[in-house]
RNA sequence: GCUACUGUAGCUCAGCUGGUAGAGCAGCACAUUCGUAACGUGCAGGUCGCUGGUUCGAGUCCAGUCAGUAGCU
Numbered sequence: 001g002c003u004a005c006u007g008u009a010g011c012u013c014a015g016c017u018g019g020u021a022g023a024g025c026a027g028c029a030c031a032u033u034c035g036u037a038a039c040g041u042g043c044a045g046g047u048c049g050c051u052g053g054u055u056c057g058a059g060u061c062c063a064g065u066c067a068g069u070a071g072c073u
Base pairs, nucleotide, nucleotide: 001072002071003070004069005068006067007066010025011024012023013022019056027043028042029041030040049065050064051063052062053061
């Protein structure tokens, strides 16, 4: 330098053929317990890496760009 893949909640990851963004763990509260942990119930947490474009509508499609991983040279 070229190619492919990945980037979504604090962490690990889903999200189908474009239609109002989810799970587990972690956090907080409550319940339970003599008490703690575990288990249970609930709550909070996200401008979907960034910038544009297409569209009535984009996490999803297109272009550019940044970072990471792998391969090739």